c-di-GMP-I-GGC riboswitch aptamer from a Bacillota bacterium, 93 nucleotides, folded computationally. Taxonomically the source falls in Bacillota (Bacteria, Bacillati). Its mean pLDDT, the model's own confidence on a scale to 100, is 87. It matches the Rfam family "c-di-GMP-I-GGC riboswitch aptamer". Rfam links the family to the GO term cyclic-di-GMP binding.

[in-house]
RNA sequence: ACCGAUUAAAGGCAAACCUGUCGAAAGGCAGGGACGCAAAGCCAUGGGUCUACGGUUCGCUUCAGGCGGACUAUGAUUGCCAGGUUGCCGAAA
Numbered sequence: 001a002c003c004g005a006u007u008a009a010a011g012g013c014a015a016a017c018c019u020g021u022c023g024a025a026a027g028g029c030a031g032g033g034a035c036g037c038a039a040a041g042c043c044a045u046g047g048g049u050c051u052a053c054g055g056u057u058c059g060c061u062u063c064a065g066g067c068g069g070a071c072u073a074u075g076a077u078u079g080c081c082a083g084g085u086u087g088c089c090g091a092a093a
Base pairs, nucleotide, nucleotide: 003090004089012037013036017032018031019030020029021028022027035079041085042084043083045082046081047080048077049076050075054072055071056070057069058068059067060066061065
């Protein structure tokens, strides 16, 4: 440097779910809680996925209006995959 122990050790993070809160939503944050994680530290850069307040368009309607469908990221996700960057420990090979 690489690699990552059928329970190495010292520590770390925290899915679902619940409560509060913010948001149109996806989802975020805080507390509880642990399914898991060797980068489940950090960065939305590429792809994927999710959402659609707004926008475009189509349809319905009881038509100053209302309802619904399709498409759309500039929104979200790094615990979907790549990439970048930093880093604890040290068995075996």